[in-house]
């Protein structure tokens, strides 16, 4: 320098262009002498950043940032 890939919750990942989800962790409850296990319930997102294209973009297009692999 040149290719492919990847980037969505605190952490692993989903998600035919049509309401942004699940598990585990986190909080509160039951239960239990008490803990862990188990059960129900909550909170928690500028979907890596700017642009475009569309009645609508996490999804498609461009730039750019960040990372993992080849190759020279």
């Nucleotide at each position: 320098g040149c290719c492919a890939c990847c980037u969505u919750a605190g952490c692993u990942c989903a998600a035919u262009g049509g309401c942004a989800g699940a598990g585990c962790a986190c909080c509160g409850c039951u239960u239990u002498u008490g803990u862990a296990a188990a059960g129900c319930g909550g909170g928690g997102g500028u979907u890596g950043u700017c642009a475009g294209u569309u009645c609508a973009a996490g999804u498609c297009u461009g730039a750019c940032a960040g990372g993992u692999g080849g190759c020279u």
Molecule: transfer RNA
Organism: Tepidisphaeraceae bacterium